Small-subunit ribosomal RNA from an uncultured Acidobacteriota bacterium, 1529 nucleotides, folded computationally. Rfam family: Bacterial small subunit ribosomal RNA. Its family is annotated with structural constituent of ribosome and ribosome in the Gene Ontology. Model confidence (mean pLDDT): 84 of 100.
């Protein structure tokens, strides 16, 4: 100098794995929407598909013979200017065009020919004598539709053919030297013999411009090597000219099996041949920090190809785009006989495709071919024209300018914000834009002319002319803000926000997600961002992705260590010592084409671009050096590895024998009725005598105690005892080898269980089966039984949680403690020193964390295996191994954003563990069974109005429905409304009251009285009515839009937070632990200190005391009275207001010297005395929109209001909470006690009288410690009653009345008489309640005209019973295990049914692509024959023959095609298999907690289905115990 960014997305959350996805940049690009200009450079990626029409290669007349058409032209002559065709040369092999072929010496880099070739060009050396015969054209004529071809007859040449000459050329033949790199080379030198050659033309000339031969250069070429260059092993072998040699063989320009005879049997391959699939290579490009990955279009080199196949001519060069022959397939013309063609030149058109331009201009300029030149030709070229398809430049206006305008949009709406200095408006500039004027460079030569020079050619200087682009580019003058902005965005990522409409619809999406009535996400506006003539979107590359890790990843549990081990290749390798230079370093050299790149510098106004310089080009190839390392070569070493020797140890291996206990079964006795199994049974045995015992006997299998984180083995496995045979660690000391070693692809060999074959054996267990149970089922767990199987032998299989889920060798790196087995010191032991094993704790350090920690998961080295999201799948296919069963190897399609490891916190567990509760037990009473009260469901109805549903709805909202209450039904009315409020305007009457009419009333309507206050007498205020006007109204709908309020868990003991520690984080710690409480109450310990919200205790009642007060309250003494009635007092009681006491404060005891617990004493009360109010953080989208209040939606002659009547009181029925019962502890009937706490003026209501009574008359007192309400009742005395359906009960029913109130039919309470139901204590079941408490008894009160068995209160009389915490519910700590977190009403599996989607077989069917074998056999080259026909040369006088040649024939090789088998890859297939994926379908409930039978796992069998069962293994098992290590003491 240059130069590396990351987020979303798995969870409640947290750390890691992990995979998907987004932001950068690029593009020959397509789409949408949009569009001023200018420069540069770009433009069939698809069909190498098929092609109308034009052009894209000609030129030479100074080679030739000529004169068809044009001009001039005559002496009438192809003379002249030229020139079609034609012979003739050169050229047409370059330029232009495409990537189809090709995995190859194609290409790219390096070398190399001692193995060549090179027209034009340039150099240099000779040379060019003399002849000859044809042949096109023109003419004659023939055939054909055409194309085009045949004959005659004549003609020229720089055309073709001999002769001569001739080498430094070609061949050969001896000879000397030299040289080098194997074959060899030599312009090194003399020498010899034979071959081989030419054309002319221009010009008056001289001269030029051509011709041959030969050597050199240059320039293009061919040929070889070495290096590099895509995927596949589910492609492992592959090769017959194949490898090599011989043959002076043949062919080439050359080397070669490049070809042909022979003779050998080689060459390639795991370092990947062969086949297969794909592909132009390269310089670059893009992209990244780089290393790499991805392209290979423009532009340069290279290669191939020119319709598809083959083949050769000619040429210097081609097997040849616009040349030729053949066969093909396709188009075209045809007179049917035959014949044209070949855009992958430029334009173009058809097709195919998302998609890609003009059938332009000129050769002026660079280049090219010809030509002596002028000059011709050139879709090379260079220029225009289409296209925002790219990249770079400019514009679409500047300055001023606040009434912050109107409109728009939002809102809290008289107002405020935004849009916005935007915009009108003022002033300015003119790129662009329209007009006018003016006007380049690109042009130089060549060649014409003039002229100079010097050898008429060449060079030199004037002169004049040539421009397609173009009247462009570029100056310049006039007008006039005039011509000129839009795209996608706006939840996060990711810069930018609100309204209205939608309502899980419509739709949006790159991920993650949005949308179900308040969508920043959806569609539309406002507004905002963001980039701008473009902007989005799609496709694809490359990064981000360290997400294939060489830089640079991993493998105990997330994906992943081979089951163990020998061991080939391989790859790695102790010390020293001399050597080589191969790896490695350095230093010259040569290449690394140009363009591209970087930097610097100019030039286009500037930039993109261009021009110049310089470096770069990391490579290759050569040389000269250096030797530390590593390799090679040599010599040594002992430290690695191994050998000898000596002693141990050990369920080590393999084969023989031997042994008892046990089981089962067999015989015999004894002995009688069960025996045997479970949770409980039954099936099963067993009077034919079993179980049980006793003795003998048999047979198979296993070895009890020892026995242990003890021992050996590579691993799998290995236990009675004993013998033989084998094989191993270890340790000790010496001696000997001399690195002999680690590791280990392919291979070999061992390798539990289960399971195969074949024979054997069978005692026990025990897969299929079988039967009994449990179950809703129970193909299961439980039980009776039983067959393979379990042993053995010998054969296969080759796999397991084959696990330390931890590959193998080595070295190094703090300790402590326990065990096995050697060996030393010390006289033993204790103890200490050294080895190898085998365990635990535990430093560093590692780890996502759990964890590991010398037995490593730590530090390093070597070599092996293996992983790269999850599903699909260890599946399908191939292949291979197996008797089989099966195992090895081992895909995709499609599908999800996840899926997963460790740990956190809950939360749940049919886990532990500690505790508390009317939770259980013990108790007392009760519901559940009648009747009736009440209320809720459900039915019914016009409506039975609405709400409230487990606990926590149901005598609940309701503290009171006959009208009213009502919200509900039918009907009748009203519409600014039934009530209220502002403003205008107008008015004293609407109304009201009294009587009236219609009417069910709501209303309507008649008649009769009727406004106040002030005054200056105009009016003014006030109050009402009317009429306009703005605000109504809604018990409608959302309690899942809300506020308030209330339930509940629960009066449970809990929920937190600062600060500090710990942990990457979540999080923990405090808050856990021993105790202790009623309490997270208190205390002690403790990385934790302290706080806060609850606990408690501060209030209020009650229970004792005392002070103070003393009426309306009380009387102890005094006096009175019927009577605390008065007088009197305030001591008692009360009353209401202030204090006191109760704090484990005190003995004892346990207790840790703690907190506190246990007894006692005192004490009206004792451990909170009783009760009550009081309800932490929070949970249940819990209850309320009908209490109230509100957001948003809906109603507006009605969903709103007013009236009348009828519903909310219905009744087959079911429930819930009461009430009264069923009696004798009791009914009933007499008598005669004791209360408390409330109410009482639209009111309690006394006495007295009356009525059986409900009540009625009355009206004293009382605004209340005065008066009333008011009678307490159970209880006690006494008397009946005698266990009945009663003198229990009292329900229904009849009747006659009484009160309230406009009205008791629907539908009120009470009252006398009569009536006289069910019901004899209540099933499964279930509820309250631990002391003044259950129980029983009456008394108030609130709502209330009236109406209580409800609800709230109040007293009176007053019990039982708690052993305790195993069990039930419910809660609270700790601690454990999870696959749950909507948290167990979780979660979550498989069959089946139904749609769908991809993919496997699959009788086959049809392509394509290929091998082999066989046929076929154009055209062509080479070879042979050439009997026909033949002009030059030869010989001959001539006839003629010779030599060559040509037709034609036949062989070799071969292209296309045919046949026939094979191999391979696509496509399609009745049908058929399993897999994915779907909305709330069946059927179980495998799994996850101990998942209710621990789970998993390799093999076997069963079975809808998950799955059960065996057998053998793992822990990735919970719970209790016990062993055994460790820690502390």
């Nucleotide at each position: 100098g240059a130069g590396a960014a990351g987020a979303g997305u798995u969870u409640g959350a947290u750390c890691c794995u992990g995979g998907c996805u987004c932001a950068g940049g690029a593009u020959g690009a397509a789409c949408g929407c949009u569009a001023g200009c200018g420069a540069u450079a770009g433009g069939c990626u698809u069909a190498a598909c098929a092609c109308a029409u034009g052009c894209a290669a000609g030129u030479c007349g100074a080679g030739g013979g000529g004169c068809a058409g044009c001009a001039c032209g005559u002496u009438a002559a192809g003379g002249u200017g030229g020139c079609g065709a034609c012979c003739g040369g050169c050229g047409c092999a370059c330029g232009g065009g495409u990537g189809a072929g090709u995995a190859a010496c194609a290409c790219g880099u390096a070398u190399g020919c001692a193995a060549c070739c090179u027209g034009c060009c340039c150099u240099u050396u000779a040379c060019a004598g003399g002849g000859g015969g044809a042949u096109a054209g023109c003419c004659c004529u023939a055939a054909g539709a055409a194309a085009u071809u045949g004959g005659g007859a004549u003609u020229a040449a720089u055309a073709c053919c001999g002769c001569a000459u001739a080498a430094c050329a070609c061949a050969g033949g001896g000879a000397u030297g030299c040289c080098g790199c194997a074959u060899g080379g030599c312009a090194a030198u003399a020498u010899u013999u034979g071959u081989u050659a030419a054309a002319g033309g221009a010009g008056c000339a001289c001269u030029u411009c051509g011709g041959u031969a030969a050597a050199g250069g240059a320039u293009g070429g061919g040929c070889a090597u070495g290096c590099g260059u895509u995927g596949g092993a589910u492609u492992a072998g592959g090769u017959a000219g194949u490898u090599g040699g011989u043959g002076a063989a043949g062919g080439u320009a050359a080397c070669g099996g490049c070809u042909c005879a022979c003779c050998a049997a080689g060459c390639c391959g795991a370092c990947g041949a062969u086949c297969c699939a794909u592909a132009g290579g390269g310089g670059a490009a893009c992209u990244g920090a780089g290393a790499g990955g991805u392209u290979g279009g423009u532009c340069c080199c290279c290669c191939a190809c020119a319709c598809a196949g083959g083949a050769a001519c000619u040429g210097a060069g081609a097997c040849a785009c616009g040349g030729u022959c053949c066969a093909g397939a396709c188009u075209c013309c045809u007179a049917c006989g035959g014949g044209a063609g070949g855009c992958a030149g430029c334009a173009g058109u058809g097709a195919g495709g998302a998609a890609u331009a003009u059938u332009g201009g000129u050769c002026a300029a660079u280049g090219g071919u010809c030509g002596a030149a002028a000059g011709a030709c050139u879709g090379a070229a260079c220029c225009a024209g289409c296209c925002a398809a790219a990249u770079c430049g400019c514009g679409u206006g500047a300055a001023g300018g606040a009434a912050g305008a109107a409109a728009g949009u939002a809102u809290u709406a008289u107002g405020u914000a935004u849009c916005g200095u935007a915009a009108a408006c003022u002033u300015c500039u003119u790129u662009u834009g329209c007009a006018g004027g003016g006007g380049a460079a690109u042009a130089a030569a060549a060649g014409a002319c003039a002229u100079c020079a010097c050898g008429u050619g060449u060079g030199g200087u004037g002169u004049a002319u040539u421009g397609c682009a173009a009247g462009u580019a570029c100056c310049u003058u006039g007008c006039g803000a005039a011509u000129a902005a839009g795209c996608a965005u706006c939840g996060g990522c990711u810069a930018a926000c609100u309204c209205c409409g939608u309502g899980c619809c419509a739709g949006c999406a790159g991920c993650c997600g949005c949308g179900g009535u308040a969508a920043u996400a959806c569609g539309g506006a406002g507004g905002a961002u963001g980039c701008g003539a473009g902007c989005g979107u799609u496709a694809u590359c490359c990064g981000g992705a360290u997400u294939u890790a060489u830089u640079g990843g991993g493998u105990u549990u997330a994906a992943a260590g081979g089951g163990u081990g020998c061991g080939u290749a391989g790859g790695u390798g102790g010390u020293u010592u001399u050597u080589u230079a191969a790896g490695u370093c350095a230093g010259c050299g040569g290449u690394g084409a140009a363009a591209g790149g970087u930097u610097g510098c100019u030039g286009c106004u500037u930039a993109a671009c261009a021009g110049c310089a310089a470096c770069a080009u990391u490579g290759c190839c050569g040389u000269u050096g250096a030797u530390a390392c590593u390799g090679g070569a040599u010599a040594a070493c002992u430290u690695g590895a191994g050998u000898c020797c000596a002693u141990u140890c050990g369920a080590g291996g393999c084969a023989g024998g031997c042994g008892g206990a046990a089981u089962u079964c067999g015989u015999a006795g004894u002995g009688u009725a069960g025996c045997g199994g479970u949770g409980a049974a039954a099936u099963g045995c067993a009077u034919a005598g079993a179980u049980a015992u006793u003795a003998c006997g048999a047979a198979g299998a296993a070895c009890u105690c020892c026995g242990a984180u003890a021992g050996c083995g590579c691993a799998g496995g290995c236990a009675g005892c004993u013998u033989g045979c084998c094989a191993g660690c270890c340790u000790g000391a010496u001696a000997c080898u001399g690195a002999c070693a680690c590791u280990g692809a392919a291979g070999c060999a061992c390798g539990a269980a289960a399971g195969u074959g074949u024979g054997g054996g069978a005692a026990u267990c025990a897969a299929a089966c079988a039967g009994g149970a449990u179950u809703a089922g129970a193909u299961a767990c439980c039980c009776u039984g039983g067959u393979a199987g379990u042993c053995c032998a010998c054969a296969c299989u080759g796999u397991a949680a084959a696990c330390g889920u931890u590959g193998c060798a080595c070295a190094c790196u703090g300790g402590g403690u326990g065990u096995c087995u050697g060996c030393g010191a010390u006289g033993u032991a204790a103890u200490u020193g050294u080895g190898g094993g085998u365990g635990c704790c535990g430093u560093a350090g590692c780890u996502a964390a759990c964890g590991c920690g010398u037995u490593a998961a730590g530090u390093g080295u070597g070599c092996c295996g293996c992983c790269u999201g999850g599903g699909g799948a260890g599946u399908a296919u191939g292949c291979u191994c197996g008797c089989a069963c099966g195992g090895g190897u081992g895909a995709a399609a499609c599908u999800c954003a996840a899926a997963g490891g460790a740990a956190u916190u809950g939360a749940c567990g049919g886990g532990g563990g500690c505790c508390c509760g009317c939770a259980c037990a013990a108790g007392c009473g009760g519901u559940g069974g009648a009747g009736c009260a009440u209320g809720u469901g459900g039915u019914u109805u016009a409506a039975u109005u609405c709400g409230a549903c487990g606990c926590a709805a149901c005598g609940c909202g309701a503290a009171g429905a006959a009208c009213c209450u009502u919200a509900c039904c039918g009907g009748g009315g009203c519409u600014c409304g039934a009530a209220c409020g502002g403003u205008a305007u107008u008015u004293g009457a609407a109304g009201a009251u009294g009587c009236g009419u219609a009417g069910a009333a709501a209303u309507a309507u008649g008649u009769a009285u009727u406004u106040c206050u002030c005054u200056u007498c105009g009016g003014a205020g006030a109050c009402g009515g009317a009429u306009a006007u703005c605000g109504a109204g809604g018990u409608g709908c959302u309690g899942c839009a809300u506020g308030g309020c209330u339930g509940u868990c629960g009066u449970c003991a809990g929920c937190u937070c600062g600060u500090g520690u710990c942990g990457u984080g979540a999080g923990a710690u405090g808050u856990u632990g021993g105790g202790u409480u009623a309490a997270g109450u208190c205390c002690c310990g403790c990385a934790a200190c302290g706080a806060g919200c609850g606990c408690a205790a501060c209030c209020c009642c009650u229970g004792c005391c005392u002070u103070u007060a003393g009426u309306u309250g009380c009387c102890a003494u005094c006096a009175u009275u019927a009577a605390g009635u008065u007088g009197g007092g305030c001591a008692c009681u009360c009353u209401a207001a202030a204090g006191g006491a109760a704090c484990u404060g005190u003995c004892g005891g346990c207790g840790a010297a703690a907190a506190g617990c246990c007894g006692g004493a005192g004490g009206a009360a004792g451990g909170u005395g009783g009760g009550g109010a009081u309800g932490a953080c929070g949970u249940c989208a819990a209850g309320u929109c009908c209490u109230c209040a509100u957001g948003g939606c809906c109603c507006u002659u009605a969903c709103g209001u007013c009236c009348c009547g009828g519903g909310c009181u219905a009744c087959a029925c079911a429930c819930g909470u009461g009430c009264u019962a069923c009696a004798a502890u009791g009914g009933u009937a007499g008598g005669a006690a004791c209360a408390a706490a409330g109410g009482g003026a639209a009111g309690c209501g006394a006495a007295a009288c009356u009525g059986c009574g409900a009540g009625g008359u009355g009206g004293a007192g009382c605004u209340a410690a005065u008066c009333c309400c008011a009678a307490a009742a159970a209880a006690c005395c006494u008397a009946u009653c005698c266990c009945a359906g009663u003198u229990c009960g009292g329900a229904u029913u009849g009747u006659a009345g009484u009160c309230u109130g406009c009205a008791a039919c629907u539908c009120g309470a009470c009252u006398g008489c009569a009536u006289g139901a069910a019901g004899u204590u209540g099933g499964a079941a279930u509820c309250g309640c631990u002391a003044g408490u259950a129980a029983u008894c009456g008394c108030g009160g609130a709502u209330c005209a009236g109406c209580a068995u409800g609800c709230c209160g109040c007293g009176g009389u007053g019990a039982a019973u708690a052993c305790g915490u195993u069990c039930c519910c419910g809660g609270g700590c700790c601690u454990u295990g999870u696959a749950c977190a909507c948290a167990c009403c979780g979660c979550c599996c498989g069959u089946c049914a139904c749609a769908u989607c991809a993919c496997g077989a699959a009788a086959g069917u049809g392509g394509g692509u290929u091998g082999u074998a066989c046929u076929a056999g154009a055209a062509a080259u080479c070879g042979c024959c050439g009997g026909g026909c033949u002009g030059a040369c030869c010989u001959g006088c001539a006839a003629g023959g010779g030599g060559g040649g040509c037709a034609g024939g036949c062989g070799c090789u071969u292209a296309a095609g045919g046949u026939a088998u094979g191999a391979u890859u696509c496509a399609u297939g009745a049908u058929u298999g399993g897999g994915g994926u779907g909305a709330a379908g069946u059927c179980g409930u495998a799994a996850c907690a101990a998942g209710g039978u621990a789970g998993c796992u390799g093999u076997a069998g069963g079975a809808g289905a998950a799955c059960c069962u065996g057998u053998g293994g793992c822990u990735g098992g919970a719970u209790c115990a016990c062993c055994u290590c460790c820690u502390u003491u």